RNA sequence: CCCUCCCCCGCAGGAGAGAGGCCUAGCCGGCCCGCCGAAGGCGCAAACUCCCAUGAUCGCUCAGGCAAAAAGACUGCGGUGUCACA
Numbered sequence: 001c002c003c004u005c006c007c008c009c010g011c012a013g014g015a016g017a018g019a020g021g022c023c024u025a026g027c028c029g030g031c032c033c034g035c036c037g038a039a040g041g042c043g044c045a046a047a048c049u050c051c052c053a054u055g056a057u058c059g060c061u062c063a064g065g066c067a068a069a070a071a072g073a074c075u076g077c078g079g080u081g082u083c084a085c086a
Base pairs, nucleotide, nucleotide: 006081008079009078010077011076012075013074018033020032021031022030023029034066035065036064040062041060042059043058047054
């Protein structure tokens, strides 16, 4: 000094589940019932292991979501930054 990994940012793609009922002129929103799982969160499995810890797109559904919008795990591309090794 460069690459990879990692954090952050931007662009593109991105599933599931009632445009449910009532209130309202209508939308937003509130309440009720019914659902979803891929923000987050929690729990466990395999793995590793003396123990502990870590730990999934598996489970739970607290939060979130169930027309559009927004959000969205994950994937690709791009742009900074930090650390270690050689």
Glycine riboswitch aptamer, 86 nucleotides, folded computationally. Of the family's consensus pairs, 90% are formed in the model.